[in-house]
Model confidence (mean pLDDT): 85 of 100. Small-subunit ribosomal RNA, 5' domain from an uncultured bacterium, 505 nucleotides, folded computationally.

Context: one part of a larger RNA
């Protein structure tokens, strides 16, 4: 000096752009924060019109639509939060799978013929304070199950070729065996959906080299340990698990243990070496009251899904229930300390739907806050051997000071008035916002302070105190003339900010 997610004191005009619980991975009221398909399904509810019958009240059948619980499908594994945990193949970096999987997507081939049986809603009866559930009946399907077809797939057995770093590994062929499917919308044409298989994308599993704080006042650990052999398990490879065998394996080139910590682009400073650090954005990884488990799924061991323990906390008819903001916004608490229970899906992404659209606290935006960085302003020219006060003074003057008054002028920002977007994707659609911007009005008018002034360091005198009060980053100041303490007056330095404290270099 420079830097900060910063705080505190004094102060405080304006825009842009940004950033805003570091502490108690403390507890949470409330509302929102994932749903969405009637072009899969059976139904219920409402009904425009139309026809019938009428006592002219109205009913009765057909029915365009529209809603809607339930089955069913896809999404709720993503987006968002946090950082407890973790010294790890967790992350960085360069390999490797001949050991492995991918829902949607895209391409290429092929198929989709035939059939059964439930079930929820629904009604009905019943238990319960609830939450919810039991029975008995009925009924659909793109829900569910046999059977039919069957390959470049699987498995096994055989033959030929090729190739590899090994275990293998591709490629032709021949035989047995095994595994499929579902419609829907249209008046059709046709869309779209379904099923298997190849191949790509895209996304993920796994393994290896090297790299990754400190502490030896931690030196010896470890028994699925280490490694074979069988067998299970997984997509998949393996003590991943189990059974037997074997007695291995780490380790002063620091195992173990114990203390800290997400990592990493990067960021902060440095002239580089480095040192420091990991907010904001971007990759990864980990958690989701604590702990443990599987389920469904292409994917989760699953924040707003399930089941058990434990702690809360809330309801209750005391017999049972219901909860999880480290989503957004708020609320206690804690703490020097961090903000609205706000508008909108206009846009950009995501989910579902053929599409109209629907959700979307992702996200765009607005609000708080000088927290930070940038830009602007708070007038600007003229104006006296120099108004007045103030403060010096040697009483002669001398500073404040061109500084004010005074003249001229100018209006950026704020205010008043009008006009008024771009963002939208040729139509329709803008939250921000009647906002930015544009013009015109009006009047220097509404806009400056903080620290410092003994040296280091720019900047000095008067008073008041009297080792008192008090300063102080180091050196030091103060015990009667204190440029160091406190006030004036004056100067310096910087500015909407100064100064201070805390930490990195």
């Nucleotide at each position: 000096g420079g830097a900060u997610g910063a705080a505190c004191g004094c102060u405080g005009g304006c825009g842009g752009c940004g950033u805003g619980c570091a502490u108690a991975a403390c507890a949470c009221a409330u509302u929102c924060a994932a749903g969405u398909c009637g072009a899969a399904c059976g139904g219920g509810c409402a009904a425009a019109u139309a026809a019938g019958c009428u006592u002219c009240g109205g009913u009765u059948u057909a029915a365009a639509u529209g809603c809607c619980a339930g089955u069913g499908g896809c999404g709720g594994a993503c987006g968002g939060g946090u950082g407890a945990g973790u010294a790890a193949c967790g992350c960085g970096u360069g390999a490797g799978c001949a050991a492995c999987c991918u829902g949607c997507c895209u391409a290429u081939g092929c198929g989709a013929g035939g059939g059964g049986g439930a079930u929820a809603a629904c009604a009905c009866a019943g238990g319960g304070a609830a939450a919810c559930c039991u029975g008995u009946g009925c009924u659909a399907a793109u829900a569910c199950c046999g059977c039919a077809u069957a390959a470049c797939a699987u498995a096994c057995a055989g033959a030929g070729g090729g190739a590899g770093c090994a275990u293998u590994c591709c490629u032709u062929u021949u035989g047995u065996a095994u595994c499929a499917a579902a419609g829907a919308u249209g008046a059709a044409a046709a869309u779209u959906g379904c099923g298997c298989a190849u191949a790509g994308a895209u996304g993920g599993g796994c393994u290896c080299g090297c790299g990754u704080c400190c502490g030896a006042u931690u030196a010896g650990g470890c028994a699925g340990u280490u490694g074979g052999u069988g067998a299970g398990g997984u997509a998949a490879c393996g003590g991943c698990u189990c059974a037997c065998c074997a007695a291995a394996c780490c380790g002063a080139c620091g195992a173990u243990c114990a203390g800290u910590a997400g990592c990493c682009g990067g960021a902060c400073u440095g002239a580089g070496a480095g040192g420091u650090u990991g907010a904001a954005c971007g990759g990864c990884c980990a958690c989701a009251u604590u702990g443990g488990g599987a389920c469904u799924g292409a994917g989760a061991u699953a924040c707003g899904g399930c089941c058990c323990a434990g702690a809360c906390u809330c309801c209750u008819a005391c017999g049972g229930g219901a909860g999880g903001c480290a989503g957004c916004a708020g609320u206690g608490g804690g703490g020097a300390a961090u903000a609205u229970u706000g508008g909108g899906c206009a846009a950009u992404g995501g989910g579902g739907g053929a599409a109209a659209c629907c959700c979307u606290g992702a996200c765009c935006c607005a609000g708080c806050a000088a927290c930070g960085c940038c830009g602007c302003g708070u007038g600007a020219a003229g104006g006296a051997a120099g108004a007045a006060g103030g403060c010096c003074u040697u009483c002669g003057g001398g500073u404040u000071g061109u500084a004010a008054a005074c003249u001229u002028c100018u209006u950026u920002g704020a205010c008043g008035a009008g006009g008024g977007a771009c963002g939208a994707a040729u139509a329709c659609u803008g939250a921000c916002g009647g906002u930015a911007c544009c013009u015109c009005g009006a009047a220097a008018a509404c806009a400056a302070g903080c620290u410092c002034c003994g040296g280091c360091u720019a900047a000095c005198u008067a008073c008041g105190u009297g080792c008192c009060a008090g300063c102080a980053g180091c050196c030091g100041c103060g015990g009667u003339a204190a440029u160091a303490c406190g006030u004036a007056g004056g100067g310096a330095g910087c500015a909407a900010g100064c100064g201070u404290u805390a930490u990195c270099c």